[in-house]
Context: one part of a larger RNA
């Protein structure tokens, strides 16, 4: 000047005050080990581990057979033929070999186009090297920080400006000052969501007025409301008291839908971790060239003494059956969603209306209300496993798919040392849509609305993290 140890000062769900799990149990996933012909490969404290990522073939990269060798792909150059394709036969399929139809197109007849055979440059590799890269990400951290220019200081490294005094969430501002400015960061400017006008009024909506129905805005008809969606208003410490240094600030009030950054996103400075990717993709070098390339059928990632992460269901009474009633948001839907009726106990299955969707549909939210049964038990709690009869998708559900209906009913009575999440419309609890996708092993993911808490004395300690400021035998 850095980094560490020490000391000041100050932050953060960092303690701690409070709500709920994890750790026991069943089962989903994911890693590790071991196993296997393979069980492709990459990620490993925080930052690997429901992660790259919807494996029945495919996918696919991994195994075993079976086959090709200018090659499944692309580009040129010679030489040579008319097509290539399709059918039939043998094979597990690739593919081969044989047979039979079939026997290109323009054209100035030189030849072009275009397909196949043969042959030469050459394709191809998810082989290697993320310690040879780019690009893109994590990660410290939304922490508040990193520089520069001139000009002053030191012989130099450098230092000042970036320290001090207050303040903020912030290097956020105000005052000082050998410093004066000034870049990237920080707020602002973008989106969304909370109020209010205007515009617009169909597929939303219906206050008032007619018409109708058992009944529904159904219909004439409005354009007030709700909403839709696009323009504008608001908030800025602007306003009033106090503090305070006549500052910036901060207390506290008043209007207001909102008050002090209103919530909530998107956005991550110079840098670190030689921090992940050579398996998205690109690309240096290096390996393979009848194989590390490529084609195809089957297995295999789904293996199981075990260890761990990440989850879901629960152990019940604040609960479970069973009837019966209310109320969302945010998306999806023409190889799609799929009403109504009808069969079936159910998955489904007939059906065929509507709808390229503010019109039809998916679509009955569930937690909750009322009624009613159990009455503390391994139970009318939980629901693993098995068992059999289904149903779908799909060329195919044996290895290996979800669903359903009968049976069967396992562990499990609140979790041992430890350890996580979260400060308000959160947390916990409820269901709901959606990508991927034929189907789906999803209880993962990304999102939507419903109910709706307690705690926060306060920074001693525990972990990260600013700024100063001391000590060092460390760079």
């Nucleotide at each position: 000047u850095g980094a560490c140890g020490g000391g000041g000062c100050c932050c953060g769900c960092a303690c701690a005050a409070g709500c709920g799990g994890u750790g026991g149990a069943g089962c989903a996933u994911g890693u590790g080990g071991u196993u296997u012909a393979a069980u492709u490969c990459g990620a490993c404290g925080c930052a690997a581990c429901g992660c790259g990522a919807g494996a029945a073939c495919c996918u696919u990269a991994c195994c075993u057979a079976g086959g090709c060798u200018u090659g499944a792909c692309a580009u040129g150059g010679c030489c040579g033929a008319g097509a290539a394709a399709g059918c039939c036969a043998g094979g597990a399929a690739a593919c081969c070999u044989u047979g039979g139809c079939c026997c290109c197109u323009c054209u100035u007849c030189g030849g072009a186009g275009u397909u196949c055979g043969g042959u030469c440059a050459c394709a191809g590799g998810u082989g290697c090297u993320g310690c040879a890269u780019g690009g893109c990400u994590g990660u410290c951290g939304u922490c508040a920080g990193c520089u520069c220019g001139u000009g002053u200081c030191g012989u130099g490294a450098g230092a000042u400006g970036u320290u001090g005094g207050g303040u903020u969430a912030a290097g956020u501002c105000c005052c000082g000052c050998a410093a004066c400015g000034a870049g990237c960061g920080c707020a602002a400017c973008c989106c969304u969501u909370g109020u209010c006008a205007c515009u617009a009024g169909u597929u939303a909506c219906c206050a008032g007025c007619g018409g109708g129905u058992u009944a529904u805005g159904c219909c004439g008809g409005g354009c007030a409301c709700u909403c839709u969606a696009g323009u504008g208003a608001g908030a800025c410490u602007g306003c009033c008291g106090g503090u305070g240094c006549c500052a910036a600030a901060c207390c506290g009030g008043a209007g207001g839908a909102a008050g002090g950054u209103g919530g909530g996103g998107a956005c991550g400075a110079c840098g670190u971790c030689a921090a992940g990717u050579c398996a998205u993709c690109a690309u240096g070098g290096u390996c393979c060239u009848u194989a590390c390339g490529u084609c195809u059928a089957g297995g295999g990632c789904u293996a199981c003494a075990c260890a761990c992460g990440u989850g879901c269901u629960a152990c019940a009474a604040u609960g479970g059956g069973c009837g019966g009633g209310a109320c969302a948001a945010c998306g999806g839907g023409u190889u799609g969603c799929c009403a109504a009726g009808c069969c079936g106990c159910a998955a489904g299955g007939u059906g065929g209306a509507g709808c390229c969707a503010a019109u039809c549909c998916c679509a009955c939210a569930a937690a909750c209300c009322c009624g009613u049964c159990c009455u503390c038990a391994g139970u009318u709690c939980g629901g693993a496993u098995u068992g059999u009869c289904g149903u779908c998708u799909g060329c195919a559900a044996c290895u290996c798919g979800a669903c359903g209906g009968c049976a069967u009913g396992a562990a499990g009575c609140u979790g041992g040392a430890a350890u996580c999440g979260c400060u308000a419309g959160u947390a916990a609890u409820c269901g709901c849509g959606g990508a991927u996708c034929a189907g789906c092993u999803a209880c993962g993911c990304c999102g939507c609305g419903g109910u709706g808490a307690a705690u926060a004395c306060g920074u001693u300690c525990c972990c990260g993290g600013g700024c100063c400021u001391u000590g060092u035998a460390c760079a």
Small-subunit ribosomal RNA, 3' major domain from a Gemmatimonadota bacterium, 475 nucleotides, folded computationally. Its mean pLDDT, the model's own confidence on a scale to 100, is 83. Its Rfam family is "Bacterial small subunit ribosomal RNA". Rfam links the family to the GO terms structural constituent of ribosome and ribosome.